[in-house]
């Protein structure tokens, strides 16, 4: 330098054929307990890596850039 893969909540990851942004763990609050843990209920937390484009509508499609991993040279 060229090819490929990945990037979504604090962490690990789903997200189908373009239309509701989600799960588990973690965190907060309440109940339960003498207390802790476990359990139950409720809740907060998101620039979907960044920018641009297509579209009525983009996490998803197209282009560029960045980061990590990998292959070739």
């Nucleotide at each position: 330098g060229g090819g490929g893969a990945u990037g979504u909540a604090g962490c690990u990851c789903a997200g189908c054929u373009g239309g509701g942004a989600g799960a588990g763990c973690g965190c907060c609050u309440g109940c339960u307990u003498u207390g802790c843990a476990a359990g139950c209920a409720a809740g907060a937390g998101g620039u979907c890596a960044g920018g641009g484009g297509u579209u009525c509508g983009a996490g998803c499609c197209c282009c560029c850039u960045c980061a990590u991993c990998u292959c070739c040279a």
This is a predicted structure of a 73-nucleotide RNA (transfer RNA) from an uncultured bacterium. Its Rfam family is "tRNA". Rfam describes the family as follows. Transfer RNA (tRNA) molecules are approximately 80 nucleotides in length. Rfam classes the family as a transfer RNA. The coordinates come from a structure-prediction model, not an experiment, and the mean pLDDT is 81.